[in-house]
Molecule: transfer RNA
Organism: Cyanobacteria bacterium SZAS-4
Order: sequence, then structure tokens, then C1' cells
RNA sequence: GCACGAAUAGCACAAUGGUUGUGCAAACGCAUGAUAAGCGUUCGGCUCUAGGUUCGAGUCCUAGUUCGUGCACCA
Repeated sequence: GCACGAAUAGCACAAUGGUUGUGCAAACGCAUGAUAAGCGUUCGGCUCUAGGUUCGAGUCCUAGUUCGUGCACCA
């Protein structure tokens, strides 16, 4: 340099173009003699960035950024 893939809550991941969710973590509670485990509740989102299409975009299109994989190049 080329091709492909990925980017969503603190972490790991879901989400058919139509209300953004689950688990873990965190906070609080239940329970226990007391912890752990367990159970319940709550909190937590610039869906990578900028545009576009659409009545409506996490999802489709364009460009870019970062990361990963492969190939090529150089030495």
C1' cells in the first nucleotide's frame, strides 16, 4: 500500500429500518450469628467521527479514524 472484518453502558456481548437490551461489575436491599454464594431493586449509552438516504438509521450509502487478520512491498 491492497483486501476483509470489528467499533453499542466500566467489562464481555446482543439488537428484523420501527420503545436500545442481557450477563458481569457498581450502589442499595433481602437472607445469615457473620461472610461468601444466592435472590431482588436501582444506576449506568456522544451506538467511533462527519455527512447522506428515509416518515423513521445501531442497522442502508459515502468519506475518515482506531484496532485486528491476511496479502504485497522494502531492508